[in-house]
RNA sequence: CGAAGUGGUCCAGACGGCCGCCUGUGUGACUGUUUUGCUUACACAGGAGGAAAGUCCGGGCUCCAUAGGGCAGGGUGCUCUGUAACGCAGAGCGGGGGAGACCCCAGGGAAAGUGUCACAGAAAAUACACCGCCUCCGAUUUGUUCAGGAGGUAAGGGUGAAAAGGUGGGGUAAGAGCCCACCGGCUUCUUUGGAGACAUCGAAGCAAGGUAAACCCCACCCGGAGCAAGGCCAAAUAGGGGGACGAUUGAGGGAGGCCCGACCGAUGUUCCCGGGUAUGGCCGCUGGAGACACCGGGCAACCGGUGUCCUAGAUGAAUGGUCGUCACUCCCGCGAAAGGAGACUUUUCGGGAGAACAGGACCCGGCUUACGGGCCGCUUCGGCGC
RNA sequence: GCGGGAAUAGCUCAGUGGUAGAGCCCCACCUUGCCAAGGUGGUUGUCGCGGGUUCAAGUCCCGUUUCCCGCUCCA
Numbered sequence: 001c002g003a004a005g006u007g008g009u010c011c012a013g014a015c016g017g018c019c020g021c022c023u024g025u026g027u028g029a030c031u032g033u034u035u036u037g038c039u040u041a042c043a044c045a046g047g048a049g050g051a052a053a054g055u056c057c058g059g060g061c062u063c064c065a066u067a068g069g070g071c072a073g074g075g076u077g078c079u080c081u082g083u084a085a086c087g088c089a090g091a092g093c094g095g096g097g098g099a100g101a102c103c104c105c106a107g108g109g110a111a112a113g114u115g116u117c118a119c120a121g122a123a124a125a126u127a128c129a130c131c132g133c134c135u136c137c138g139a140u141u142u143g144u145u146c147a148g149g150a151g152g153u154a155a156g157g158g159u160g161a162a163a164a165g166g167u168g169g170g171g172u173a174a175g176a177g178c179c180c181a182c183c184g185g186c187u188u189c190u191u192u193g194g195a196g197a198c199a200u201c202g203a204a205g206c207a208a209g210g211u212a213a214a215c216c217c218c219a220c221c222c223g224g225a226g227c228a229a230g231g232c233c234a235a236a237u238a239g240g241g242g243g244a245c246g247a248u249u250g251a252g253g254g255a256g257g258c259c260c261g262a263c264c265g266a267u268g269u270u271c272c273c274g275g276g277u278a279u280g281g282c283c284g285c286u287g288g289a290g291a292c293a294c295c296g297g298g299c300a301a302c303c304g305g306u307g308u309c310c311u312a313g314a315u316g317a318a319u320g321g322u323c324g325u326c327a328c329u330c331c332c333g334c335g336a337a338a339g340g341a342g343a344c345u346u347u348u349c350g351g352g353a354g355a356a357c358a359g360g361a362c363c364c365g366g367c368u369u370a371c372g373g374g375c376c377g378c379u380u381c382g383g384c385g386c
Numbered sequence: 387g388c389g390g391g392a393a394u395a396g397c398u399c400a401g402u403g404g405u406a407g408a409g410c411c412c413c414a415c416c417u418u419g420c421c422a423a424g425g426u427g428g429u430u431g432u433c434g435c436g437g438g439u440u441c442a443a444g445u446c447c448c449g450u451u452u453c454c455c456g457c458u459c460c461a
Stems, first nucleotide, its partner, number of pairs: 001382011013326007021047009030037001049357001053368002056366005061226004068260004073222005078092005093107001094105004108217002113215002115211003130157002132153006138146002165183006185206005192199002230283004240273006252264002275460002290309008328354006335348005387457007396410004404441001412428005434450005
């Protein structure tokens, strides 16, 4: 200098003028007997995000019964740690990719069972032997040869994504883990190290194909619904009609697929028709697993302590519009200046254009997806110079 | 705001992990003096999109895009 890898952090234009929006507090007006507030004026203070999004996980909160037992169903899946919890995060282990920094992995079990493996191929898992090789019978025979038949053989051929461990030797009629040596794999026991996944030493036995994001087995976790949860107030009425079931030996219910247990249950339960009210108000509602700084512990995620701070609460749904100046990025000018042999680079002047993804709706922790730009650190590889 | 579902040929829909089909439509021919009807034959796919698992994905898993449906109170 070039090409890459990785981590962190900041902004989401700034300031001013004019016109507006929402909330809170204060003062006044209006209203009311007062408390008050269907309203209204002024002043002051505050007023979207890194993802507020998708709603994919987890939790708080609320109601359903105090959330019980079993089945079914769903989820997760190496280990340890963190956490309110998680399918998240951190640190490791194992496997894979890369020249490397580094990156990726739903990563338990295929030796419990079942299913499945198209086409091709003899055969897709109990090897039903196609070609080949070998033996016997048989045929023909001097030798020899091979129409056919019976068997042996997984070493060779070809097919396929995948073919029943690999190499060498022995052995055999021909062959074969049939036997042996080395290498590789699995199960059980075992040595050493580690908290563990696991790594490692040795012995014995074994030859089992792939697929579990197929059923399934194993381990662990999960009750259901959701702020349109739920509670209160106001207003209003035909508190109406009809059907079904039931009357304690009990209909039925509990927002849930089934069963059981316990509970409620007679002014009963349930369905249909009809009716009313507002498209009303208040609470829930924002101070919380809260933010920031420092100190301590931990490799880290994170945890503990101390101090400081308060930072949106709308409900057809507020944070906007416009003008000016400055800043940023890009384009144009045969603009100007400086450097250079040159290509070109830097600074400056004038004009023009642009500025992403997107917006709270009960609240948090994550994940995923969308997206404009600035700055900083660490690391790797290659080239050149000293 | 919350909950649930769908996407396959121009249209309506099938489709056990193994070469994607049916009906209507369209095109050509036959039939007819001509048209319709009828008959014969034929064409038609980025299986919404991007990744992963698998030898192999329309199908299984994850993400994403678009569309559709349901949900207020009182008695």